[in-house]
């Protein structure tokens, strides 16, 4: 300087002024009080508030128990409250390189599948071909060589064999299991030894291992008491995939409570620090500091003025970790190559 990997953070600023929604305060402002209202102080959308996929909180519901079924995941270690999520790491693959990309258990348990071609798609057979035989078109060897095909009987080279030929035998070499060493918690990775397993798919069945009760804040916190009526042992009902256990009679009236109401809801797995300590990391521990939307037809805006580089995506609704998705412009930290020049 060009060309690229990778990753943090930012998401116009700054005044007035009027509104809007919570919270505090005025007991010395109205109001008997509460409520309200009024003045006053000081908050008030995001990195994705989105998508509602994954995962836990919390809440109810038979307290969640058993069998069948279903359904998610899938290399090791570890981290976390959990996770299908993160972090190394190991194995594969991809690039000259920083780096990046993996639905990454089992196909040596069994079943099925393998389009079109093609003789045959895993059962073995056999179209050209190669050898033998003869009756010249046939019959037997044969699986080396041709043709199809994504894939062709699946352990390659050379010799030996042989009528042609073949792991049919022997040397070497190669996978993958096994067995033993050695390193490493582990996945693995290196060696060495015997046998001699051999086509793909498991995002097909299926088989192994783990995990899952089901519903979601419109959860839920309320509905209680009592009278009469019906049924009575069987048959509804109880938001679970099916059974088995479990629960529970049912309706009607009358009181009380009342509900466009409150509370669940905003103090938490909380949020900051160029902190500190331990790890490679992810995060854990500690010290310090902070408190920071809470609506129920939904508040977080409008005008004005001043500056710039003229502003992308898009708005909370139980909360919280993740994933994924969208995004104009801007700041920065590391690292690769390739070139000048010193």
């Nucleotide at each position: 300087g060009c060309a690229g990997c990778c990753u943090g953070c930012u998401g116009a600023a700054c005044g007035a002024u009027c509104g809007c929604u919570g919270a505090c305060g005025u007991u010395u402002c109205c109001g008997u009080a509460a409520a309200g209202g009024a003045c006053g102080u000081g908050a008030g959308a995001g990195g994705a508030a989105a998508g509602u996929c994954c995962g836990g909180g919390c809440a109810g519901c038979g307290c969640a128990g058993g069998a069948c079924g279903a359904g998610a995941c899938a290399g090791u270690u570890g981290c976390u409250a959990a996770c299908g999520g993160c972090a190394a790491c190991c194995g594969g693959g991809g690039g000259a390189g920083a780096c990046c990309c993996u639905a990454g258990g089992g196909a040596a348990a069994g079943u099925g599948c393998c389009a079109c071609a093609g003789a045959a798609a895993c059962g073995a057979a056999a179209c050209c071909g190669c050898c033998a035989g003869u009756u010249u078109a046939c019959u037997g060897g044969u699986a080396a060589g041709g043709a199809u095909g994504a894939a062709a009987c699946g352990a390659g080279u050379g010799a030996g064999g042989u009528a042609a030929g073949a792991g049919c035998u022997c040397a070497c070499a190669g996978c993958g299991a096994c067995g033993c060493g050695u390193g490493g918690u582990g996945a693995c990775a290196c060696g060495c030894g015997a046998a001699g397993g051999a086509g793909g798919u498991a995002a097909a069945c299926c088989c192994u291992g783990u995990c899952u009760g089901c519903u979601g804040c419109a959860a839920g916190g309320a509905g209680g008491a009592u009278u009469c009526c019906u049924a009575u042992c069987a048959a509804g009902g109880g938001u679970u995939g099916u059974c088995c256990g479990c629960c529970c009679a049912g309706g009607a009236g009358u009181c009380c409570g009342c509900u466009a109401a409150c509370c669940g809801c905003a103090c938490g797995a909380g949020c900051c620090g160029u902190c500190g300590u331990g790890g490679c990391a992810a995060c854990a521990c500690g010290c310090g500091g902070c408190c920071u939307a809470g609506a129920u037809a939904g508040a977080u805006g409008g005008u004005c003025g001043u500056u710039c580089c003229c502003g992308a995506c898009a708005g909370a609704a139980c909360c919280c970790g993740g994933c994924u998705u969208a995004c104009a412009g801007g700041c920065g930290a590391g690292c690769u190559g390739c070139u000048a020049c010193c």